Context: one part of a larger RNA
RNA sequence: UCCGGCGAGUUAUUGUGCGUUGCAAGGUUAAUGAUUUUAAAUCAGAAUCCGAAGAGAAAUCGAGUCUUAAUAGGGCGUCUAGUAGCGUAUAAUAGACCCGAAACCGUGUGAUCUAUCCAUGAGCAGGUUGAAGUAUUUGUAAAAAAAUAUGGAGGACCGAACCCACGUCUGUUGAAAAAGGCGGGGAUGACUUGUGGAUAGCGGAGAAAUUCCAAUCGAACACGGAGAUAGCUGGUUUUCCUCGAAAUAGCUUUAGGGCUAGCCUUGAAUGUGGUCUAAUGGAGGUAAAGCACUGAAUUGGUGAGGGUCCCUAAAAGGAUACCGAAUCAUAUCAAACUAAGAAUGCCAUCAAGAUAAUUUCAGGAGUCAGACUGCGUGAGAUAAGUUUCGUAGUCAAAAGGGAAAGAGCCCAGAUCAACAGCUAAGGUCCCUAAGUUUAUGUUAAGUGGUAAAGGAUGUGAAAAUUCUCAGACAACCAGGAUGUUGGCUUAGAAGCAGCCAUUCAUUAAAAGAGUGCGUAACAGCUCACUGGUCGAGAUUUUUUGCGCCGAAAAUGAGCGGGGCUAAAACAUAACACCGAAGCUUUGAAAUUUAGGAUUUUUUAUUUUAAAUUAAUAAAUACUCUUAAAUUGGUAGAGGAAUAAAUUGCAAGGAUGAAGCAUGGGCGAAAGCAAAUGUGGACGAAGCAAAAGUAAGAAUGCCGGA
Numbered sequence: 001u002c003c004g005g006c007g008a009g010u011u012a013u014u015g016u017g018c019g020u021u022g023c024a025a026g027g028u029u030a031a032u033g034a035u036u037u038u039a040a041a042u043c044a045g046a047a048u049c050c051g052a053a054g055a056g057a058a059a060u061c062g063a064g065u066c067u068u069a070a071u072a073g074g075g076c077g078u079c080u081a082g083u084a085g086c087g088u089a090u091a092a093u094a095g096a097c098c099c100g101a102a103a104c105c106g107u108g109u110g111a112u113c114u115a116u117c118c119a120u121g122a123g124c125a126g127g128u129u130g131a132a133g134u135a136u137u138u139g140u141a142a143a144a145a146a147a148u149a150u151g152g153a154g155g156a157c158c159g160a161a162c163c164c165a166c167g168u169c170u171g172u173u174g175a176a177a178a179a180g181g182c183g184g185g186g187a188u189g190a191c192u193u194g195u196g197g198a199u200a201g202c203g204g205a206g207a208a209a210u211u212c213c214a215a216u217c218g219a220a221c222a223c224g225g226a227g228a229u230a231g232c233u234g235g236u237u238u239u240c241c242u243c244g245a246a247a248u249a250g251c252u253u254u255a256g257g258g259c260u261a262g263c264c265u266u267g268a269a270u271g272u273g274g275u276c277u278a279a280u281g282g283a284g285g286u287a288a289a290g291c292a293c294u295g296a297a298u299u300g301g302u303g304a305g306g307g308u309c310c311c312u313a314a315a316a317g318g319a320u321a322c323c324g325a326a327u328c329a330u331a332u333c334a335a336a337c338u339a340a341g342a343a344u345g346c347c348a349u350c351a352a353g354a355u356a357a358u359u360u361c362a363g364g365a366g367u368c369a370g371a372c373u374g375c376g377u378g379a380g381a382u383a384a385g386u387u388u389c390g391u392a393g394u395c396a397a398a399a400g401g402g403a404a405a406g407a408g409c410c411c412a413g414a415u416c417a418a419c420a421g422c423u424a425a426g427g428u429c430c431c432u433a434a435g436u437u438u439a440u441g442u443u444a445a446g447u448g449g450u451a452a453a454g455g456a457u458g459u460g461a462a463a464a465u466u467c468u469c470a471g472a473c474a475a476c477c478a479g480g481a482u483g484u485u486g487g488c489u490u491a492g493a494a495g496c497a498g499c500c501a502u503u504c505a506u507u508a509a510a511a512g513a514g515u516g517c518g519u520a521a522c523a524g525c526u527c528a529c530u531g532g533u534c535g536a537g538a539u540u541u542u543u544u545g546c547g548c549c550g551a552a553a554a555u556g557a558g559c560g561g562g563g564c565u566a567a568a569a570c571a572u573a574a575c576a577c578c579g580a581a582g583c584u585u586u587g588a589a590a591u592u593u594a595g596g597a598u599u600u601u602u603u604a605u606u607u608u609a610a611a612u613u614a615a616u617a618a619a620u621a622c623u624c625u626u627a628a629a630u631u632g633g634u635a636g637a638g639g640a641a642u643a644a645a646u647u648g649c650a651a652g653g654a655u656g657a658a659g660c661a662u663g664g665g666c667g668a669a670a671g672c673a674a675a676u677g678u679g680g681a682c683g684a685a686g687c688a689a690a691a692g693u694a695a696g697a698a699u700g701c702c703g704g705a
Stems, first nucleotide, its partner, number of pairs: 001705006011094013026050002032044004054061002064076004097235002100232001104225006115199009124189001126158003129154001133150006162186003166183005201217001203213003210219001238641006248261005262367002264364006274355004279349004289338002294334003299329004305323002307320004370395007378387002400411003415588004420584003426578003429562003435575001437574006448564001454549002458546007466538002475533005481506003486500003512527001516525002589631009599621001601619006642694001646689004652682001659678004665672002
């Protein structure tokens, strides 16, 4: 990993609802006893319980009662349906759908591992060093001291056994649940070790590390309480049909849990009156706007008051391009400003149309992490695939088509079938279904097919401006002078470092006391300005369409690709076509509603002496049938079925049961199954009962491969 088997809403009691059965103002037995075909049943057994009357704390009263002074008002009642089984749903109490803790408590078992201690034994190759003491000699008054011997001390030295475990390599499903290799430390000692013994878990031991106490230690192990508890995670087994949520509010030692409400479902009732459209009438203070209020805030006028300066012995006075309340005018701003004020939305009324909901009671839920997109706000940085609200949509719980690919975008809501048709969004050169369609323009940037401030004789369109055949704009040819080197300054200053100036005058077609370059200063080049050549438009500004630059990121990638330029880009207009599970067509199914028909059952009436029968009416159920509408779906509610094993009834069965193999065919599905072969004795379908009743998931359990 695979295969097979096992594996999870049960049982008891009590309540509540629904269905059904019996009896009904009543219903019902329990224990027990009797009978008996031994599994049960029948009969007896009203003790009990529920109901038929309630009100009050109670006395008590009673269709009333309590409150109260009250005969007032008010509260709870009265005006009948219950009860006992069975089934089912759900709740409570129990392990209560199943598996899962870490822990807690009790009673025991452990010191053959290991820690410390006690008792009694054992072990330590070899080599080295050479303490005290002693002897002799030297030495001294005697000593001390020294030398030479002797001696053999030491938590002394080197180093095996032995003990340890500092480094590294290997090993890491190991040879080994801690080892092996190469080195390392201690090795007469606080040494090592054998045997026996002591200390026990709310404890012991500890040269002390939360270290050890049998591969287990911040409290051992075994069994028990025990199915501890788990607001947490995981899992929870056949089919089909109808409806179908929520991720919100309030409260919560509450925030990933709950309770009530909201939203879903089922049943009953109500037949009220929900939703949409139109009109009318309302309340309101948002958007926009505005500045009368509250504040903010621009400039000017006037200006109380203050500052500074002048004057002065003091008072007074004068000046001021200083500051400046208030006021007037002026241009503005505001979520916590509003004199004034929408659109929507909300409430109500009336009538009509459309639609099919609304409300009440009762049973059952699930939901309380929401996500994104558009619009309106707050927080944030007018950041976030951020966060908080409101509102609408989608997803959640929605498949299909489009957006290359994509929960939340656009289109559109899948009952089933079809090798039929029409469309939506989006598309129509090829990949790829459909136009290389038509018309008029734009773009040259592969813009299209990412981005800003800013920049630019890109180009199209629309306006305006000025000049212009008395010759414009551009280009070319020629001139561009004189007083004068203006004055001042300066080393110099001559149009051109700087300063000054009614910057003037002359000659002229025109020419500045000079536009720029240049020189140390001159010189030189050039411009303004003028004439000529040329011959028709030109300059400038504004608005606007489409482009250009601005443009750097980490694997190679900013049309899906190929590729596209009078387009296969963009703009405007037009006609075709393609395109979905949408719509239509044809056929089929189910559900709901509204009818129709046959039959069954019940009730009522008539008929009859009565029963039966028959007829009529109503209700009910099944079946058939017509029409219309509906039929995506998670949590969840409701309904209808299928299968396996057991029991009873029991068709059938040697003319062949169960089982096994093949399996046309049938059913909406789970599933059923003729027939044939095999097999050789039981036993299908059906009806009923009762449950250990359906597996693919639980790091499920057991077995196998």
Predicted 3D model of a 705-nucleotide part of an RNA (large-subunit ribosomal RNA, domain II) from a Clostridiales bacterium.
Its mean pLDDT, the model's own confidence on a scale to 100, is 82.
The source organism's lineage runs through Bacteria, Bacillati, Bacillota, Clostridia and Eubacteriales.
The full RNA is in RNAcentral, with records from ENA.
Its Rfam family is "Bacterial large subunit ribosomal RNA". Its family is annotated with structural constituent of ribosome and ribosome in the Gene Ontology.